[in-house]
RNA sequence: ACGCCUGUAGCUCAAUUGGUAGAGCACUGGAUUCCAAAUCCAGCGGUUGGGGGUUCAAGUCCCUCCGGGCGUG
Numbered sequence: 001a002c003g004c005c006u007g008u009a010g011c012u013c014a015a016u017u018g019g020u021a022g023a024g025c026a027c028u029g030g031a032u033u034c035c036a037a038a039u040c041c042a043g044c045g046g047u048u049g050g051g052g053g054u055u056c057a058a059g060u061c062c063c064u065c066c067g068g069g070c071g072u073g
Stems, first nucleotide, its partner, number of pairs: 001072007010025004019056001027043005049065005
């Protein structure tokens, strides 16, 4: 330099052919316990990497830039 994959909650990852952004863990509160751990219940947490475009509607489609990974030379 070129090709491919990838970027979503603090972390690991979902999200059907474009139609309400979710789960587990973590964290906070409560129940339980003599106190804890474990377990159960509830809560908190997102400009979906940045910008632009298409659309009634974009995490999803198009363009561009940035970060990460793999490969070729």
Transfer RNA from a Candidatus Dadabacteria bacterium, 73 nucleotides, folded computationally. It matches the Rfam family "tRNA". Rfam links the family to the GO term triplet codon-amino acid adaptor activity. The family's RNA type in Rfam is transfer RNA. The organism belongs to Candidatus Dadabacteria, within Bacteria. The sequence was found in a public genome assembly. Its mean pLDDT, the model's own confidence on a scale to 100, is 82.